Model confidence (mean pLDDT): 83 of 100. This is a predicted structure of a 488-nucleotide part of an RNA (small-subunit ribosomal RNA, 3' major domain) from an uncultured bacterium. It matches the Rfam family "Bacterial small subunit ribosomal RNA".
[in-house]
Context: one part of a larger RNA
RNA sequence: UGACGGGGGCCCACACAACCGGUGGAGCACGUGGUUUAAUUCGAUGAUAAGCGAAGAACCUUACCAGGGCUUGACCUAGCGGUAGUAGGACCCUGAAAAGGGAACGACCUCAAGCUUUGCUUGAGGAGCCGUGGCAGGUAUUGCAUGGCUGUCGUCAGCUCGUGUCGUGGGACGUUGGGUUAAGUCCCGUAACGAGCGCAACCCCUACCCUUAAUUGCCAGCGGGUAAUGCCGGGGACUAUAAGGGGACUGCCGGAGAAUAUCCGGAGGAAGGAGGGGAUGACGUCAAGUCAUUAUGAUCCUUAUGCUCUGGGCUACACACGUGCUACAAUGGGCACUACAAUGAGGAGCAAAUUCGCAAGGAUGAGCAAAUCUCAAAAAGGUGCCCUCAGUGCGGAUUGGGGUCUGUAACUCGACCCCAUGAAGAUGGAAUCGGUAGUAAUCGCGGGUCAGCAAUACCGCGGUGAAUAUGUACUUGGGCCUUGUACA
Repeated sequence: UGACGGGGGCCCACACAACCGGUGGAGCACGUGGUUUAAUUCGAUGAUAAGCGAAGAACCUUACCAGGGCUUGACCUAGCGGUAGUAGGACCCUGAAAAGGGAACGACCUCAAGCUUUGCUUGAGGAGCCGUGGCAGGUAUUGCAUGGCUGUCGUCAGCUCGUGUCGUGGGACGUUGGGUUAAGUCCCGUAACGAGCGCAACCCCUACCCUUAAUUGCCAGCGGGUAAUGCCGGGGACUAUAAGGGGACUGCCGGAGAAUAUCCGGAGGAAGGAGGGGAUGACGUCAAGUCAUUAUGAUCCUUAUGCUCUGGGCUACACACGUGCUACAAUGGGCACUACAAUGAGGAGCAAAUUCGCAAGGAUGAGCAAAUCUCAAAAAGGUGCCCUCAGUGCGGAUUGGGGUCUGUAACUCGACCCCAUGAAGAUGGAAUCGGUAGUAAUCGCGGGUCAGCAAUACCGCGGUGAAUAUGUACUUGGGCCUUGUACA
């Protein structure tokens, strides 16, 4: 100087407390361990692995296994040699395919010469092919050789430097102290004076207003029209859209404070003291993660650790763990009628209306590269009726049968529909997680990936919409000062 302390002081955080809802019990889905297996490819492993890489494993993907094949190779590129019915190749044979064998037909580019000059023939060269040979190739090893990227402490308030001063020196001061802040934020003091990386601000979304704009959006007033509808003429008022501005700064008032910084209350205001949210992650820590995104040193394989094909596996199942979904019901379940969103997506696409089917879906196909058309029904909600506390008209697992769709192909191993079946489950031990407001809880909707889908996941969107916070003794993590130490 650090690190540590079951030392001290001050302070912060959904850290505890208060409140609400879960997990841990059940069934199922997904991931992991383990076991099994020819293979169950590989990586990730306390917090910081485990609905993670994977924004989608039937083939492909695919890296694994069994078997079949290829050897300058699926791909790139020098040199040398060779090759004219050459390259390509319908079709045929063997084969599971890959591949191998045969084969009608049959090219291209440049130059030169000749000829019977819309062209043909010959020669030389190229491309191609064959061989040879430098090589290709490797999801093989090492993340403890690396770049890049990422997690975490942590959006915590810290981490440093120049000059100067002090100290023999390591080093110290500055950065400590008194206040204050979300903040090393600001003020005051001060052997310090300044500065840099961080903080904040600058950026984006959102909440209010103004201006401009007028279609595909809107419709107050005027006119026309309909069974009805901005449907039409028209209009720019309103909404929305999208570009530019304004607006919030402790600016004003009162109080506290040290006159300051700042804090408390108030006015006005759509918004008040950082209005809400996002992006943004200092010096560094964990030899943290990744050689399987990619790049890359070294090592290793080279008729195989490369390439290719068929089939299988990654979907196994005594069990253990994690993350979720659905429930156990009456604040509910069922049936009928009825209302109100936002984000988005659409051409090998979204598909209205009509029609067939109980349905999944089929037939036909208007419109739409979309503020125009379509997906599209929002659901919880409201109204009415049934159920009356039961393993039930709760719950839907499991299983049997029949279908639909995608796709060469749903056996291993897809989703969905219909009929039947109707398991566990009575609110869950020790323990443990999330949340402070449009949040939790609850309700549906969209998208990416994608032929289809194992999505209950992930990323977004809106609807309804709470409770609680006395406080900082305790638990966890962190910041500053100080103290002890046989630690570095």